[in-house]
């Protein structure tokens, strides 16, 4: 990397009171401050009644009078404003702060209650009285608002009478009862108004009493409606909130209330609540419903509807049927406003509206026409409820923005392989339609009541009034609004956007940009070819909308009730005992709590669903049904569960007899060994390690012998043996003691299982007290190792290890596997009993343990598999991505160390398990290679040559960088080359094609210049065709633009070519088989080979690319051929030579063949492959050498060989020229040459090759020069002539160990050659000079036979210029026992946290900055609790000094009763002091977390000291060490 699994993250859907961005034609129906229960200017939102009462303007009407100015009266119904009185203001409307509560929901109770207005029934409404507002006067105050005096009314107030019933008490009786009945006593009512009438009474016109009708009033029964109270059940999170409570729980008595009740008070008792979660904290209005979902669920509580709570904040009462009262009152507080500074006023969470907050939410509209409400007899009045309109695409629904035809497939745009494709029937054009918008005209429904009129009935003494009505008739009433809707006219005319196009996920190309700008829901995209950024063309989706953001459910079986898991992925408590709880064997009977069925009540309406109906459809509205899965009551059933009763023995237990055992505790005892001490013998070392040192020892160690002391541990036996719940347990003996098993019978009769809390046990380390202390050994000390070494190693050594008592309570406390029971193939061991066969042995079957293997089944796989991880039950514990973190804070425990319990912010898109393929390992096995070893010669030291780095420079052109760059590209830089630099020129160009004009081309001259070039003179007219006008080809000049040109960039865009692993033996495929899969098998295994070469075996059978062979060369022979090569024999000739005739034998040349194949023999081996030896042979097991390079690796090298995409330059990055540079030089490295010398140097003589190239060439010979070389020049396009001389070698002489007669650098002088040119900067020659260097540190290179070493020769390039490169031959060794080690490679296997593949991965400290967060001396808010102080208003209680109309009383005095103000007391809001709790903000400093730097390298491989767990100590840091444990350790050995 790929795979399977686990597991999180993310997306596609639906939805919203939404907001934002872009855009916007129209209509219908809905919705519209989610934030500051923040503050509010202004207007409106609750009044009404004259038929309750007194008074009464202005104005109007009318009558009379008038001096015409007016005055008086009346006003049917006396309007305004105000007052007394009645009803209403407790409804309607708003908001969700508080509230976790009988607040809400649901079902009940009220025999514990009230209810104005309304309905219905019964009874009544009698007689009196005194005040008071208004008003008038006077007066205080700025105002608000009052004070005093006087007058007056009522359906206002009060007294008396009556009151069956109401209510209180008493008595009697009755009742379960506070029940009912009877009797007696006490208490307690009232109001009139209006209309009509005259039968009765009074005055008598007609009025009044009266009557009558209606309304109102009082008492009371019942109903309806509404309300109060109580109860069962349900109702968020936190246990890091576990104990709470003194009116607390109950009782008695009293008070209080409409009413029960500690609601309140006194007394008595000590209760009440809580793990089924009290108390506390946080959050929150609840519900019908709404959204989502297959459902179960989850989320939510806008609009509409029900309930509750609140009304600036806190408290309080008054009035009333009802309030502790949104638009009332009082007090306190905060805030705002007015003020004359003395005092006052206010409360939009009503409708509009304003400011503020905010991402964000509308008009200071019209109307009471409808519906509803209040008042009224009614007309009417009031109504920001409501009906409508306005604003907003905020949502849902409907409609439109045209329809048909039209291919020249127009133009434009875009792309292009340059052909074309696409935009696209799209447009234009032609024909048609007119929804919608516009103009004009017509025009519904929402309206019916009430009231009036007529009729009829009731009513009355009668009629009327008045009331009712199935009724009749006429008129009137519309905010919306001239709206819905209909018709005419007109023109396609006025009407389309938005998002996306890498995958998920429908839709692709070009340009720009170049890790920039940017995108992004996740994965991710962008570093010069971006389908991912930005633009364009095209496409996809949706459409008056479309996207984004936020939020909810879904997908998510990702909290799993439906419906998950726990051996290794997260997850079994370390192990028992046991409480609550949960579960529970067989039979019978009863019961009816659970369970099942039926019925009844309820489950508001709306909503959802179904079926109809109404708006042209739909949304919407409307009717009916179903549903509301629930609760309550009741009837029934009796299988199962429960309960009760009775029985059983299979579960469990008890008894009897045995057995095995390191089970536990205590006491005693034994030998071996270590150490120390004493004594003897004895002498120089001992000890220790990888190697050493510290240490011990001549003061006698170590060694050895004898004796003594003391502590700890128990070799062998010993065993995947035994015992125990686990931890754990090992010499022997005794005592005490727990459990298990076996056998056979008897007994009890479900007594069982599990087990939250609880409780006990619990390795090692550690702690406390007291002992003990031989050995070992944290810490510590010293010695080593090391860059360092706070380690590993060594020498010492203290706690500790041991005992007693007491703590701690944790481990990889592991089988990483909870306990209990049942069922489900086997085989083989081992252990303890017993049975069968007559004993033993063997065997057979049965019980209890403990192991190995293995089937079904299970599992992601590994594996498990009657000792389950299988199957089906019971109960408990635990898990929910990684990190932060088993941490912080809090609590509990502990002497401490610490343990238990246990988060969040923040951060990542993974973390993880098992298995697979590779790669890697200081893992293992096998094998190979000049890999090591054995040898020979070098490099590294010197001088020089050459290349590179660096430096320098105007430039020192560029590339190549471990092996696999560095005598490499370059097979050859003085100019040229040349790409670089400086300077001088040039611009269609030095080079190619096309066009226009002119000219043939070409040759030649002058001037300037460094040249390029500029300028200029003369000559000159050819070739082909021709209709003779001209045209054409090639070439030159000028011009125009297309274009040329670029050694400019990108080798990480490429082709081609090349290097490398490596001439290593490997790399794959088809079919089959195995595996869920990646993959495996084949290719592994046993032999063998140079080889995956071959053989045998095998779930494989075959095949391909590689290996080998085929090719070239070389070694032997044959044959053919015989010049330029050859010459044996024959002949000629020379001083000599194949020189000549000739020959074709030999050598040679170069064609064709032969030959070598383990073919033959012996032995080994599996009767194999093959190996060893031998024969023959020129050659023997691949004969030597070469060419040949599998799949692939290294983004290896090359854009400067060439080709080429893209980009860049275009009077220059092109091109031409001159000069310079690439040749520089404190230095470093690579590759070479020459040496350091005697196996040598010098001098002389002399022998033997191969292979090559040659005409602008090789050049003999001759003669000149010391020489390089020059002159002349035969021959040769070469088996002919020349280059050509081979050198080392051999022979002779000399030098004699000396920086020399070695070595030749460097320098001076003089030359030669090439070439326009030799200064920068060539090679060679001669003379002179004569440096370093005396064999080279660490390290390192080549080579295994014609090889190394050594010697010369040739060639390419090239005018000239090799120590380099390529090739050729001559001379010609040494060594290899072997595979332990180093390096590289191959195969198999193993481990892995690696896959960019060990140059990998990765841990911790430290320094700096950043982010969120914990602690933190403190500081500052909020909230809450307790104690105390103060104590407003007000209720209640109390008081009666002051004041006091009606009523009662009186002695007539207002004395008394009563009342009021005032006082006092209890309670009490706000406030204050003090002390706590909880919580927010902030803070020097500090802990930990995440990305780059520093120090090391702890982990992953045996990770280089195996790792990890617990604990303790130590250390810059990872970590180290001690003790105990685990395997989740490799390797080897044993068994």
């Nucleotide at each position: 990397g790929a795979u399977c699994c686990u597991g999180g993250c993310u997306c596609a859907g639906a939805u919203u009171g939404a907001a934002c961005g872009c855009u916007g034609g129209u209509g219908g129906c809905g919705u519209g401050c989610u934030u500051a229960a923040c503050a509010c200017a202004u207007g409106c939102a609750a009044g009404u009644c004259g038929a309750g009462c007194g008074a009464g303007a202005a104005c109007g009407g009318u009558u009379u009078c008038u001096u015409c100015g007016g005055a008086a009266g009346c006003u049917u119904a006396g309007u305004a404003g105000a007052g007394c009185g009645g009803c209403g203001c407790a409804c309607g409307g708003g908001u969700g702060a508080g509230u976790a509560a009988c607040g809400c929901g649901u079902g009940g109770a009220u025999g514990a209650u009230c209810u104005a207005c309304c309905u219905u029934g019964a009874a009544g409404a009698u007689u009196g009285g005194g005040a008071u507002a208004a008003c008038a006067g006077c007066u205080g105050g700025a105002a608000a608002c009052g004070a005093c005096u006087g007058c007056u009314a009522a359906u206002a107030c009060c007294a008396a009478a009556u009151a069956c019933g109401a209510u209180u008490c008493a008595u009697a009786u009755u009742u379960a009862a506070c029940u009912g009945u009877a009797u007696g006593a006490g208490u307690g009512a009232a109001a009139g108004a209006u209309g009509g009438c005259c039968u009765c009474u009074g005055c008598u016109u007609g009025c009044a009493a009266g009557c009558u009708a209606u309304c109102g009033c009082u008492u009371u029964g019942a109903g309806a409606u509404g309300a109060g109270u109580c109860c069962g059940c349900g109702u968020u999170u936190c246990a890091u909130u576990a104990g709470c409570u003194a009116g607390u729980u109950g009782g008695u008595a009293a008070g209080g209330u409409a009413a029960u009740g500690g609601c309140u008070u006194a007394c008595c008792a000590a209760g009440g609540c809580g793990a089924c979660g009290a108390u506390g904290a946080a959050u929150a209005g609840c519900u019908g419903g709404u959204c989502u979902g297959a459902g179960a669920g989850g989320a939510u509580g806008a609009c509409c509807a029900g309930c509750c709570a609140c009304a600036c904040u806190g408290g309080g009462a008054c009035u009333g049927a009802a309030a502790c009262a949104c638009g009332g009152c009082c007090c306190a507080g905060a805030c705002u406003c007015c003020u004359a500074c003395g005092g006052g006023a206010g409360g939009c969470a009503g409708c509009a509206g304003u400011g503020g907050g905010g991402a964000a939410u509308a008009u200071u509209g019209c109307g009471c026409a409808a519906u509803g409400g209040g008042g009224g007899a009614a007309a009417c009045c009031c109504u920001g409820a409501c009906g409508c309109a306005g604003c907003c695409a905020u949502g849902c629904c409907g409609c439109g923005u045209g329809u048909g035809u039209u291919a020249a497939g127009a133009a434009u745009g875009c792309c292009u392989u340059a052909g074309g494709g696409u935009u696209g029937u799209a447009a234009a054009g032609c024909a048609c339609u007119u929804u919608c918008a516009g103009u004009a005209g017509g025009g519904a429904g929402g309206a019916a009541a009430a009231g009036g009129u007529a009729g009829u009935c009731g009513g009355u003494a009668a009629g009327a009034a008045c009331g009712g009505c199935c009724u009749u008739c006429a008129a009137c009433u519309g905010a919306c609004g001239g709206u819905a809707u209909c018709u005419c006219c007109u023109u396609a005319g006025c009407a389309a956007a938005c998002a996306c196009c890498g995958g998920c996920a429908a839709a692709c190309u070009c340009c720009g940009u170049g890790c920039c700008a940017g995108c992004a829901g996740c994965c991710g995209c962008g570093g010069u070819a971006a389908u991912a950024c930005g633009g364009a063309g095209g496409g996809u989706g949706c459409g008056a909308g479309c996207g984004u953001u936020a939020a909810u459910c879904g997908g998510a079986a990702u909290u799993a009730c439906u419906g998950g898991g726990c051996g290794u992925a997260a997850a079994g408590c370390g192990c028992g005992c046991g409480u609550a709880g949960g579960c529970g064997g067989c039979c019978u009977g009863a019961u009816a709590a659970g369970u099942u069925g039926g019925a009844u009540g309820u489950g508001a309406a709306a909503g959802c669903c179904c079926u109809g109906g109404g708006c042209u459809c739909a949304a919407c509205c409307u009717a009916g049904g179903a549903a509301c899965u629930g609760c309550a009551u009741u009837c029934a059933a009796a299988a199962c569960u429960g309960u009760c009763a009775g029985g059983c023995u299979a579960g469990a237990g008890u008894a009897u007899g045995g057995u095995a055992g390191a089970g536990g505790a205590u006491a005693g005892u034994g030998g071996a060994a270590u150490u120390u001490c004493c004594g003897g013998u004895g002498u120089a070392g001992c000890g220790g390690u990888g190697a050493a040192a510290u240490g011990c020892g001549u003061a006698g160690a170590g060694a050895u012998c004898g004796g003594a002391a003391g502590g700890a541990a128990c070799a062998u036996c010993a065993g995947u043996g035994g015992c125990g719940a686990a931890g754990g347990c090992g010499g022997c003996u005794a005592u005490c003691u727990g459990g298990a098993c076996c056998a056979a019978u008897a007994c009890u009769g479900a007594c069982u299982c599990u087990g939250a809390g609880g409780u006990g046990c619990g390795a090692a380390a550690g702690c406390g007290u007291g002992g003990g202390g031989a050995g070992c050994a944290a810490a510590c000390a010293g010695g080593a190792u090391u860059a360092g070494a706070u380690a590993c190693c060594c020498u010492g050594g203290u706690a500790g290890u041991c005992c007693a008592c007491g703590c701690c309570g944790u481990a990889a406390a592991c089988g990483a596997u909870g306990u209990c029971a049942a069922c489900u193939a086997g085989c083989c061991g081992u252990u303890g009993g017993g049975g069968a066969c007559a004993a033993a042995a063997a065997u057979c079957g049965g019980c209890g343990g403990u192991g190995c293997c293995g089937c079904a089944g299970c599992u992601a796989a590994c594996g498990c598999a009657u000792u389950a991880a299988g199957u089906g039950a019971a109960c408990c514990g635990c898990c929910u991505g990684g990190g932060g973190a088993g941490u912080a804070c809090g609590g509990u425990c502990g002497c401490a160390a610490g343990a238990c319990u246990a988060a969040a912010a923040c951060u990542c898109a993974a973390a993880g398990g098992a298995a697979u393929u590779g790669a890697c390992g200081g893992g293992g096995g096998c094998c190979c290679g000049c890999a090591c070893a054995a040898g020979c010669g070098g490099u590294g030291g010197a001088g020089c040559a050459u290349g590179u780095g660096g430096u320098u420079u105007a430039a020192u052109u560029c590339g190549a960088c471990g092996c696999a760059a560095c005598g490499c590209g370059a097979a050859g830089a003085a100019c040229c080359u040349u790409a670089c630099c400086u300077g001088g020129g040039u611009u269609u160009g030095a080079c190619a094609u096309c066009c226009u004009g002119g000219g043939a081309a070409u040759c030649u001259u002058u001037u300037c210049g460094a040249a390029a070039g500029a300028u200029u003179u003369g000559a000159g007219u050819g070739c082909c065709c021709u209709u003779c006008g001209g045209g054409g080809a090639a070439c030159c000049c000028a011009g125009u633009g297309a274009c040329a040109g670029g050694u400019g960039c990108u080798g990480c865009a490429u082709g081609g070519c090349u290097g490398u692993c490596g001439u290593c033996a490997g790399c794959u495929c088809g079919u089959g088989u195995c595996g869920u899969g990646a993959g495996a098998u084949g290719u592994u295994u046993g032999g063998u080979u140079a080889a995956g070469u071959c053989c045998a075996g095998c779930a494989a059978c075959g095949a391909g690319c590689g290996c080998a062979a085929c090719c070239c060369u070389u070694a032997u022979c044959g044959u053919u051929a015989g010049u330029u090569g050859c010459c044996a024999g024959c002949a000629c000739g020379u001083a000599a030579u194949g020189g000549u005739g000739g020959g074709a034998a030999c050598u040679c040349u170069a064609g064709c063949g032969a030959g070598a194949c383990u073919g033959c023999c012996c032995g080994g081996g599996u009767u194999a492959a093959c190996c060893g030896g031998g024969a023959g042979g020129a050659a023997g097991g691949c004969g030597g050498g070469g060419a040949u390079g599998a799949c692939g690796u290294c983004a290896a090298g090359u854009c400067c060989u060439c080709a080429u995409g893209g980009c860049c330059c275009u009077u220059a990055u092109g091109u031409c020229c001159a000069g310079g540079g690439c040749u520089a030089c404190a230095c470093a490295c690579g590759u070479g040459c020459u040496a350091c010398a005697a196996u040598g140097g010098u001098a002389a003589a002399u022998a033997c090759a191969a292979a090559g190239g040659g005409c602008a060439g090789c050049g003999a010979g001759c003669a000149a020069g010391c020489g390089a070389u020059g002159g002349u020049g035969a021959g040769c396009g070469a088996a002919u002539a020349a280059c050509c001389a081979c050198a080392a070698g051999u022979u002779u002489a000399u030098c004699u160990c000396a920086c020399u007669g070695c070595g030749g650098a460097u320098u001076g002088g003089a030359g030669u050659c090439u070439g326009a040119a030799a200064a920068c900067c060539g090679a060679c020659u001669c003379c002179a000079u004569g440096a370093a260097g005396u064999u080279g540190g660490a390290a390192u290179c080549g080579c295994u036979c014609g090889u190394a070493a050594u010697c010369g020769u040739g060639g390419a390039u090239c005018a000239g210029a090799a120590u380099g490169c390529c090739a050729c031959g001559g001379u010609g060794a040494a060594u290899a026992u072997g595979u332990u080690c180093c390096c590289g490679g191959g195969c198999c296997u193993u481990g892995u946290a690696c896959a960019c593949c060990c140059c990998g991965c990765c841990c911790g400290u430290c320094a700096c900055a950043c982010c969120a967060u914990g602690g933190g001396a403190g500081u500052u808010g909020a909230u809450u609790a307790u104690c105390c102080c103060c104590g407003a208003c007000g209720u209640c209680a109390u008081u009666g000094g002051g004041c006091u109309a009606a009523c009662c009383c009186u002695u007539c005095g207002g004395c008394g009763a009563g009342g009021c103000a005032g006082g006092u007391g209890c309670c009490u809001a706000a406030g204050g002091u003090a002390u706590g709790g909880u919580u927010g903000a902030u803070a020097a400093c500090u802990g930990g977390g995440g990305a780059a730097g520093u120090c090391g390298u702890a982990a992953c491989a045996a990770g280089g000291u195996a790792g990890c767990c617990g604990u303790a100590g130590g250390g810059g840091a990872a970590c180290c060490u001690g003790c105990g444990g685990c395997u989740g350790g490799a390797u080897c050995a044993c068994c």